This is a predicted structure of a 396-nucleotide RNA (Bacterial RNase P class A) from a Rhodospirillales bacterium. Rfam family: Bacterial RNase P class A. Its family is annotated with ribonuclease P activity, dimeric ribonuclease P complex and tRNA processing in the Gene Ontology. About the family: Ribonuclease P (RNase P) is a ubiquitous endoribonuclease, found in archaea, bacteria and eukarya as well as chloroplasts and mitochondria. By type it is a ribozyme. The organism belongs to Rhodospirillales, within Bacteria. RNAcentral records the identical sequence in 2 taxa. A source record names the gene rnpB. The RNAcentral record of the sequence draws on ENA. The model forms 95% of the base pairs in the Rfam consensus. The prediction has a mean pLDDT of 76.
[in-house]
RNA sequence: UCAGAGGGCCGGAUAGCCGCUUUGCAAGGGCUUUUGCCUUUGCCGGGAGGAAAGUCCGGGCUUCACGGAAACACGGUGCCGGGUAAUGCCCGGGCAGGGCGACCUGACGGAAAGUGCAGCAGAGAGGAAACCGCCGAUGGGCCUUACGGUCACAGGCAAGGCUGAAAGGGUGCGGUAAGAGCGCACCGCGUCUUUGGCAACAAAGACGGCAUGGUAAACCCCGCCGGAAGCAAGAUCAAAUAGGGGCUGCAUAUGGAUUGUUUCCGAUCCGCAGCCCGGGUAGAUCGCUAGAGGUUUUUGGUAACAAACGCCCCAGAUGAAUGGCUAUCUCCGCCGGCGCGUUGCGCAAGCAGGGCGAAGACGGAACAGAACCCGGCUUACAGGCCCUCUGACCGA
Numbered sequence: 001u002c003a004g005a006g007g008g009c010c011g012g013a014u015a016g017c018c019g020c021u022u023u024g025c026a027a028g029g030g031c032u033u034u035u036g037c038c039u040u041u042g043c044c045g046g047g048a049g050g051a052a053a054g055u056c057c058g059g060g061c062u063u064c065a066c067g068g069a070a071a072c073a074c075g076g077u078g079c080c081g082g083g084u085a086a087u088g089c090c091c092g093g094g095c096a097g098g099g100c101g102a103c104c105u106g107a108c109g110g111a112a113a114g115u116g117c118a119g120c121a122g123a124g125a126g127g128a129a130a131c132c133g134c135c136g137a138u139g140g141g142c143c144u145u146a147c148g149g150u151c152a153c154a155g156g157c158a159a160g161g162c163u164g165a166a167a168g169g170g171u172g173c174g175g176u177a178a179g180a181g182c183g184c185a186c187c188g189c190g191u192c193u194u195u196g197g198c199a200a201c202a203a204a205g206a207c208g209g210c211a212u213g214g215u216a217a218a219c220c221c222c223g224c225c226g227g228a229a230g231c232a233a234g235a236u237c238a239a240a241u242a243g244g245g246g247c248u249g250c251a252u253a254u255g256g257a258u259u260g261u262u263u264c265c266g267a268u269c270c271g272c273a274g275c276c277c278g279g280g281u282a283g284a285u286c287g288c289u290a291g292a293g294g295u296u297u298u299u300g301g302u303a304a305c306a307a308a309c310g311c312c313c314c315a316g317a318u319g320a321a322u323g324g325c326u327a328u329c330u331c332c333g334c335c336g337g338c339g340c341g342u343u344g345c346g347c348a349a350g351c352a353g354g355g356c357g358a359a360g361a362c363g364g365a366a367c368a369g370a371a372c373c374c375g376g377c378u379u380a381c382a383g384g385c386c387c388u389c390u391g392a393c394c395g396a
Base pairs, nucleotide, nucleotide: 001392002391003390004389005388006387007386008385009384010383012329013328014327015326016325017324018323020047021046022045024043025042026041027040028039029038030037031036049367053378054377056376057375058374059373060372061230062229063228064227074226075225076224077223078222079093080092081091082090083089094108095106096105097104098103109221110220114219115218116215117214131161132160133157134156135155138154139153140151141150142149143148169187170186171185172184173183174182188210189208190207191206192205193204194203195202196201234286235285236284237283244277245276246275247274248273249272250271255270256269257268258267293312294311295310297308298307299306300305330365331364332363333362335360338357339356340355342353343352344351345350
């Protein structure tokens, strides 16, 4: 210098003017016996985010259900250790895969409990298979006196070819008629032991001749976790309406209503007004923001994190505030008088091309906006800054 890896931070600045919302204080007005409440104005302060987003996990809080525990079902989760209020999150480690490397990625328990699944091709696809091929030692046929030769009939063979994503351990030597873990060495795999480690796991040794192909974000098995709904939760006050209850007053049975009609007999039921309670709609208030809160320093820990002391208060709106304008500066894009250096053509004057710097003009300012609150994850994001590390090249 170029190409990368990991982590952290910022998310336009300043000033003026005009607004919106709100804590506190002051003043005016209204209501009220007062405390106080409502309203208007003024002053001093506070006023979106790193993701406020998606609503995907985990909690607080609230209501409902519920005597306790276990099992079943359903859903989630899954290497080991730690952190945390808790987690599917975070930290550290192990293993596997990728990268020259810094580093990155992983639903990463179980396939020798069971069931299922695998297109096409291929002779054969799961306790395998003889299409091509090899052999034909042994038995058989033929030739030969015999030795031996020949045929490939019985039969043997998974070494080679072919098909496939995959052909039932791999490489080599021996062995054999040809072959074969048939034997041996190394590697792989499995079992056991020892050592190291809290553990996941790793290393070494002995034994086993290979049995156990893949797939569990297929059913399933095993371990662990889980009651449901959510601030439109819910609580309080409370105009109005229906239905309900109480008290008082009035009326009252020789009455009224009920069966198709009338009569008779019988059965059943009972009205009006006022006040109060209660009910709960509109509405209002609370829930609502001081909290698993933030942070300096110190201590413990590799770290996540924890503890101690000190300091700080950091939005609470509800048809829903947090904004607008101007000026200067910052950044980005485009144009760019002029200046600098340069290339080509040309004898030269000069012409043409692209490069760098730059006054200035114009346009623009990422993603996105709280709504009960926290801890995470995921996704979106113009532009900029900082730290550490890796590889290549060059120079001293």